Annotation: Large-subunit ribosomal RNA, domain IV from Oricola sp., 328 nucleotides, folded computationally.

Context: one part of a larger RNA
RNA sequence: CGAUGCUGAAGGAACUCGGCAAAUUGCCCCCGUAACUUCGGGAGAAGGGGGCCCCGUGCCUGGGCAACCAGGUGCGGGGGGCACAGACCAGGGGGUGGCGACUGUUUAUUAAAAACACAGGGCUCUGCGAAGCCGUAAGGCGACGUAUAGGGUCUGACGCCUGCCCGGUGCCGGAAGGUUAAAAGGAGCGGUGCAAGCUGCGAAUUGAAGCCCCGGUAAACGGCGGCCGUAACUAUAACGGUCCUAAGGUAGCGAAAUUCCUUGUCGGGUAAGUUCCGACCUGCACGAAUGGCGUAACGACUUCCCCACUGUCUCCAGCAUCGACUCA
Numbered sequence: 001c002g003a004u005g006c007u008g009a010a011g012g013a014a015c016u017c018g019g020c021a022a023a024u025u026g027c028c029c030c031c032g033u034a035a036c037u038u039c040g041g042g043a044g045a046a047g048g049g050g051g052c053c054c055c056g057u058g059c060c061u062g063g064g065c066a067a068c069c070a071g072g073u074g075c076g077g078g079g080g081g082c083a084c085a086g087a088c089c090a091g092g093g094g095g096u097g098g099c100g101a102c103u104g105u106u107u108a109u110u111a112a113a114a115a116c117a118c119a120g121g122g123c124u125c126u127g128c129g130a131a132g133c134c135g136u137a138a139g140g141c142g143a144c145g146u147a148u149a150g151g152g153u154c155u156g157a158c159g160c161c162u163g164c165c166c167g168g169u170g171c172c173g174g175a176a177g178g179u180u181a182a183a184a185g186g187a188g189c190g191g192u193g194c195a196a197g198c199u200g201c202g203a204a205u206u207g208a209a210g211c212c213c214c215g216g217u218a219a220a221c222g223g224c225g226g227c228c229g230u231a232a233c234u235a236u237a238a239c240g241g242u243c244c245u246a247a248g249g250u251a252g253c254g255a256a257a258u259u260c261c262u263u264g265u266c267g268g269g270u271a272a273g274u275u276c277c278g279a280c281c282u283g284c285a286c287g288a289a290u291g292g293c294g295u296a297a298c299g300a301c302u303u304c305c306c307c308a309c310u311g312u313c314u315c316c317a318g319c320a321u322c323g324a325c326u327c328a
Base pairs, nucleotide, nucleotide: 001323002322003321004320005319006318007317008316010314011313014312019309027051028050029049030048031047036041038157052079053078054077055076056075057074058073059072060071061070062069063068080084092307093306094305095304097302098301099299100298104116105115120155121154122153123152124151125150126149132141133140134139158294159293160292161291163224164223165222168221169220170217171216172215173214174213177212178211179210183206184205188201189200190199191198192197225243226242227241228240229239252286253283264280265279266278267277268276
């Protein structure tokens, strides 16, 4: 000097990205427990008191004929210690946001999470030799199932809801029409031959799906405007004009896990707060199953605050053990 433990005056988070680490709490009995809530919960909420030993006394259970034995429970009185759940073992607690409903799952070896899954919801395909998938095939899974089933895909408990756009892309439908391959068809034109013939080219016309075309469809992929003016203070604009669009963002939420400007502004909390909470709305660039907004319970998740507690710190010190180091 390091590691692992133990202790510490006064203060008590001033430490630090952050109470990381440590400390506190810890068991049983009794009392007592808030908001909120899906009425189950939240709850071991929180917060208090008691616990050892001796004496007396009441009751209960089991065994026994009984004396009594074993166990449980109540009341009264007393005793000792620094300390009575005497060692070990053994929850710190509360408040407020975000995200995800929950229990689960995951990067074997830097990530356990707000990621995945999940019940629940929707769309879509599939009538059975099903669709889909594996295989060249035979065959197999689906399934010894049969639409209350099976596959694909999105969303993700529950509550309230889920607006407008089908112009583009996709999908679905459409006995017409346009285009269109091989093929059919052969007008006609050539080569060769005396010729019969052989051979080459070849217009019209008939030819599927697809595409064009006509419709439908957004819990399909996706999209959801600009400029100018206007009210008797000012400001603002319910109102008007105009251009463009397939349609111009409804409800709800909003400086947000989203806000650049930004430490926005106001309020709260602090003596002091780029974080936090509540508002406002000027949303650079929220927004409705790439779901929107809420939500009790839950979380080794994450933000902020408070109580308790502490060597985290002010500011370090001592002790124990093991190393390092010196000597042998």
It matches the Rfam family "Bacterial large subunit ribosomal RNA". Taxonomically the source falls in Oricola (Bacteria, Pseudomonadota, Alphaproteobacteria, Hyphomicrobiales).